[in-house]
Background:
A computed fold for a 350-nucleotide RNA from a Fidelibacterota bacterium, annotated as Bacterial RNase P class A. The organism belongs to Fidelibacterota, within Bacteria. Of the family's consensus pairs, 96% are formed in the model. It matches the Rfam family "Bacterial RNase P class A". Gene Ontology terms of the family: tRNA processing, ribonuclease P activity and dimeric ribonuclease P complex. The sequence was found by an Rfam model in a public genome assembly.

């Protein structure tokens, strides 16, 4: 200098003018509403609504039921399917990145042509060996070495042995079992001995397992006011039992004409729930890290037919994706630009 890779910030910016919501204090003023002074007002993803929760509310209380979730280990976190550090695989020179990562020797199931045959398979070319024919056939028994299909053909080289062969046997190898051993919390990983000789491949096919899970929600709930018809008609059983008990199932326990179905009427205002939270910021301490303690310090939207607009100048990187509606930890999808840092590769030069 050119190429990447990982991680962090930041999201147009300054003035005037008019205008929106909203706190707190004074006044006015019956509320509503108005004045004035002091502050505040949209996001890294607010989106998606996929996960965990905080709270609320139904339940007396539990279940190897059903029925869901994760799916290597360890550690974080309030939690998790989430983050971080590790093991295994795969990609990539590398830096680094991807992985719906338990189990295929428990069972079923699934894999298209070709091929004899694709999971407890299999004899189409051939080989040997017996009969028989005699110029190259034909029975019949033996093999699975060669050879052929095919992405794959039931371990691989060397020998031993055979009529011709084969782990049949031997020797080193890989593989898988089984028993030490050593490193590591632990996944794994390395070695010793020893076995029989070898059991594709697929679980985001069914299935097995190991761990986890009550439901339903802020349109949750609570108070205030108002109003009308707690209205009408049906069904309604038991004696340890009908029936309700907040998915579903069934036990305990409570409850018990409780509860079922249908028709019908009133109301849809108004307040709280609503922001001080597992909050943020800065030091330091500990830890590979995620994160955790300590000290100090900050207050940072609460609309509710729904709040930040409009005009004008003027810099410049000329601005993408895009706007809160009970909060918070995450994932995931969109995205213009700029700054900043660590680390890899290649070529030059010294």
């Nucleotide at each position: 200098g050119g190429a990447g890779u990982c991680g962090g910030c930041u999201a147009g910016g300054u003035g005037g003018c008019c205008g929106c919501c909203u706190u707190u204090u004074c006044g006015a003023u019956u509320u509503a509403u108005c004045g004035a002074a002091a502050g505040g007002g949209a996001g890294g993803a607010a989106a998606g609504u996929c996960c965990g929760a905080g709270c609320a509310c139904c339940g007396c209380a539990g279940g190897a039921c059903a029925g869901g979730g994760u799916g290597c280990c360890u550690c974080g976190u309030a939690a998790c399917g989430c983050g971080a550090g590790g093991g295994g695989u795969c990609c990539g020179u590398g830096a680094g990145g991807g992985c719906a990562u338990g189990g295929a020797a428990a069972g079923u199931g699934c894999a298209g042509c070709a091929g004899a045959g694709a999971g407890c398979a299999g004899a189409c070319u051939a080989u040997c060996c017996c009969g028989a024919a005699u110029c190259u056939u034909c029975g019949g028994g033996a093999u699975a070495c060669a050879g052929g299909u095919g992405a794959a053909a039931c371990g691989g080289u060397g020998g031993u042995g055979u009529a011709a062969a084969a782990g049949a046997c031997c020797a080193c190898c890989a593989g898988c079992c089984g028993c030490g051993g050593c490193a590591g919390c632990a996944a794994u990983g390395c070695c010793g001995c020893g076995g029989g000789c070898u059991a594709g491949g697929u679980a985001a096919a069914c299935c097995c397992u190991a761990c986890c899970c009550g439901g339903u929600g802020c349109a949750a709930g609570a108070u205030c006011a108002a109003g009308u018809a707690a209205g009408c008609u049906c069904c309604g059983a038991a004696a340890u039992g009908u029936g309700g008990u907040c998915c579903g199932c069934a036990u305990u326990g409570c409850u018990c004409g409780a509860g079922g179905a249908g028709c019908g009427g009133g109301u849809a205002g108004a307040u709280c729930g609503c922001g001080c939270g597992a909050a943020c910021c800065u030091a330091u301490c500990g830890g590979u890290g995620a994160c955790g303690g300590u000290a100090g310090g900050u207050c940072c939207a609460g609309a509710u037919g729904a709040a930040u607009g409009g005009c004008c100048a003027u810099c410049c990187a000329c601005g993408a994706c895009a706007g809160a509606a009970c909060u918070c930890g995450g994932c995931u999808u969109a995205u213009c630009g700029g700054c900043c840092g660590a680390c890899u590769c290649c070529a030059c030069u010294u």